The prediction has a mean pLDDT of 76. This is a predicted complex of two RNAs, RNase P RNA and transfer RNA, with 448 nucleotides together.
RNA sequence: AGAGAUGGGCAGGUGGCCGCCCGGCAAUGUCCGGGAGGAAAGUCCGAGCACCAUAGGACAAGGCGCUGGGUAACGCCCAGUCUCGGUGACGAGAAGGAAAGUGCCACAGAAAAGAUACCGCUCGAGCAAUCGAGUAAGGGUGAAAUGGCGAGGUAAGAGCUCACCGCGUUUCUGGUGACAGAAACGGCAUGGUAAACCCCGCCUGGUGCAAGACCAAAUAGGGGGGCUUUUCCACGAAAGUGGAAUGGAACCGGUCCGGUUUGUGCCCUCGGGUAAGGUCGCUUGAGAUCUCAGGCAACUGAGACCCUAGAUUAAUGGUCACCCCUGCCGGUAAAACGGCAUGACAGAACUCGGCUUAUGUCCUGUCUCUCGCA
RNA sequence: GCGGGCGUAGUGUAAUGGUAGCACGGUAGCCUUCCAAGCUCCCUGAGAGGGUUCAAAUCCCUUCGCCCGCUCCA
Numbered sequence: 001a002g003a004g005a006u007g008g009g010c011a012g013g014u015g016g017c018c019g020c021c022c023g024g025c026a027a028u029g030u031c032c033g034g035g036a037g038g039a040a041a042g043u044c045c046g047a048g049c050a051c052c053a054u055a056g057g058a059c060a061a062g063g064c065g066c067u068g069g070g071u072a073a074c075g076c077c078c079a080g081u082c083u084c085g086g087u088g089a090c091g092a093g094a095a096g097g098a099a100a101g102u103g104c105c106a107c108a109g110a111a112a113a114g115a116u117a118c119c120g121c122u123c124g125a126g127c128a129a130u131c132g133a134g135u136a137a138g139g140g141u142g143a144a145a146u147g148g149c150g151a152g153g154u155a156a157g158a159g160c161u162c163a164c165c166g167c168g169u170u171u172c173u174g175g176u177g178a179c180a181g182a183a184a185c186g187g188c189a190u191g192g193u194a195a196a197c198c199c200c201g202c203c204u205g206g207u208g209c210a211a212g213a214c215c216a217a218a219u220a221g222g223g224g225g226g227c228u229u230u231u232c233c234a235c236g237a238a239a240g241u242g243g244a245a246u247g248g249a250a251c252c253g254g255u256c257c258g259g260u261u262u263g264u265g266c267c268c269u270c271g272g273g274u275a276a277g278g279u280c281g282c283u284u285g286a287g288a289u290c291u292c293a294g295g296c297a298a299c300u301g302a303g304a305c306c307c308u309a310g311a312u313u314a315a316u317g318g319u320c321a322c323c324c325c326u327g328c329c330g331g332u333a334a335a336a337c338g339g340c341a342u343g344a345c346a347g348a349a350c351u352c353g354g355c356u357u358a359u360g361u362c363c364u365g366u367c368u369c370u371c372g373c374a
Numbered sequence: 375g376c377g378g379g380c381g382u383a384g385u386g387u388a389a390u391g392g393u394a395g396c397a398c399g400g401u402a403g404c405c406u407u408c409c410a411a412g413c414u415c416c417c418u419g420a421g422a423g424g425g426u427u428c429a430a431a432u433c434c435c436u437u438c439g440c441c442c443g444c445u446c447c448a
Base pairs, nucleotide, nucleotide: 001370002369003368004367005366006365007364008363009362010360012323013322014321015320016319017318018317020035021034022033023032024031025029037345041356042355044354045353046352047351048350049208050207051206052205056257057256058255059254061204062203063202064201065200066080067079068078069077070076081095082093083092084091085090096199097198101197102196103193104192105191118139119138120135121134122133123132124131125130147165148164150162151161152160166188167186168185169184170183171182172181173180174179212280213279214278215277222270223269224268225267226266227265230245231244232243233242234241235240248262249261250260251259252258272447273446287306289304290303291302292301293300294299324343326341327340328339329338330337375444376443377442378441379440380439381438384398385397386396387395392428399417400416402414403413404412421437422436423435424434425433
């Protein structure tokens, strides 16, 4: 100098004028104070909170899946292991089990998984065509062909034998562990696929602030349909009243257990009413900032200090001046300077923790490779 | 705001992970004096990106677009 890798930050600034939303009041005003984001977004995960039953058990269904840690929790984060990609910095990985079982592996191929001989090779029979036996070293097919390579061996071959590598088992060493290293043994058994069913381990009840609570107003506690209105005991002349039930009905998350309610009710549906009602939930919270301490880190603890939107056709805007960034034009030897334009993505709606996606010729740290020069 | 579903040719719609079909449509030709009908041939394809797999419209993830439902009282 060139080409890359990977972190962090910022998100135009100040002032005037005119507005918008919320809050405050010994002062209702020409008053005072506050007013979007790093993603407020997508709604993909995890929670809080509320109601349903203080949310219980089993099954089903769904999700997650290397190890250790962090966390309220997670499918997130941190640190590591292994595999793959890259010369490297570094990046990616839903990464448990295919010797529990089942399924699938199109076409091609002899054969797609415990069965097989198409060509070839070898031996034998035969005049020959060909037939029988052996053989997976070679050819061919395919995404994938029954450990790889070399040597010995053999009629030709073959883990048949041997060395090395791979794989498996056992032991030892290191590590909390995933795993790594070493030694001995085994002659190879175990093709792939679980983002196919499945097995193993762990997790999960449902509905979402339109949850839900209260106040006010209005109307027809109306029509249609469905289910049910059981059994026993006591009292009573009866109507009925009371009690019980392993039974009925309804409800409770799909099923069962179980639970609650009920003895006349429950469900569905068609209509009706009110306001496009009000208040609460609603913003103080796993909170922000700073310092110190622990930890490689994620993160945690202690102290100090701060209060930082809360709307419900739904506010957070417009304009002017100056400065800043960038671009263009003019100008200049180059500047200075002048003019014009531009300032990304986007916008709260119960609240948090993450993930993902969008975003600027913005700022900045560290690292790698190549080339050149000293 | 919350919840659910869908995306295949110009349009509508199928297919068990194994060559993406069918109908209408469009182009050209044949037939006809001409048109229509008919016949033949052709054209047009997975919303986008990535992953799993030998192989993806199909399975998984991300993203984009579209559609549907959800107020209170009784």
Rfam match: Bacterial RNase P class A. Rfam's curators write: Ribonuclease P (RNase P) is a ubiquitous endoribonuclease, found in archaea, bacteria and eukarya as well as chloroplasts and mitochondria.